[in-house]
A computed fold for a 124-nucleotide RNA from Candidatus Saccharimonadota, annotated as SAM riboswitch aptamer (S box leader). Model confidence (mean pLDDT): 82 of 100.
This record gives sequence, C1' cells and structure tokens, in this order.
RNA sequence: ACGUAUCCAGAGUGCAGCGAGAGAACUAGCUCAAUGACCUGCCGGCAACCAGUCUUAUCAUCUCCCAAAGAAUGAGGACACGGUGCCCCUUCUAGCCCUGAAGAACUUCGGGGGAAGAUAACAG
Repeated sequence: ACGUAUCCAGAGUGCAGCGAGAGAACUAGCUCAAUGACCUGCCGGCAACCAGUCUUAUCAUCUCCCAAAGAAUGAGGACACGGUGCCCCUUCUAGCCCUGAAGAACUUCGGGGGAAGAUAACAG
C1' cells in the first nucleotide's frame, strides 16, 4: 500500500509567540478571523483504539461429578500511570448513484449508499 474498525457523543472565550487568511484539494454555500483566527510552544482537558491494573458478589467457558475456588479464555463493567489520537461548525454541508415529502414552476427539506479523507490497531 491493500484490507479491518470507527467517524451526528465528548473536551479550551487559558497563557505566550506569529501576523493573514483558515475550516485537506476543486466548485458552491455556510462558518471562524486584526476584539488576532489558522499554525507553533506550554498548561489544561476529552475519549478509551492499543498496552496495563481491577472485577468470577456481572455472565459464559475451562479446571471439576456438583459445589466452592481460581482473572486461565471470551464477553461485559470500572480505572486512566504508559503508546497514539483528539479538543468551532456531523469528516461544517453539498457535488456521484438510488430514493421519500412539499409546492404551479423550479426549488426546498429529508433517507440510504458510494467516493474522498481522518484516526487506530494490525501488517509490511
């Protein structure tokens, strides 16, 4: 790389630096931005993918005839010291395909999928 899982939840009006665009790319819309955004550093926080600890008075299996017991295996739950990640707007929305509703038009409002992307674990 391919493939797999997740992506409408959650978490900063913090301090400092920088100084013009930013929300991945293109188009359209929308939003943020000299009351300083984006980005960078520090501090703070969120989550629970991986690792770890606890839980058998959460359950199943196993050991065992049963019971008892045991974190041994799987599932569930708790924790948050480690490895990542994340902390405006659903991945901000739409674009391609299928489809529902409203209204006269041509649009508006939805639903499902795809594409692209992000993150993780694995793999190389």
Its Rfam family is "SAM riboswitch aptamer (S box leader)". Rfam links the family to the GO term regulation of gene expression. Lineage of the source: Bacteria > Bacteria candidate phyla.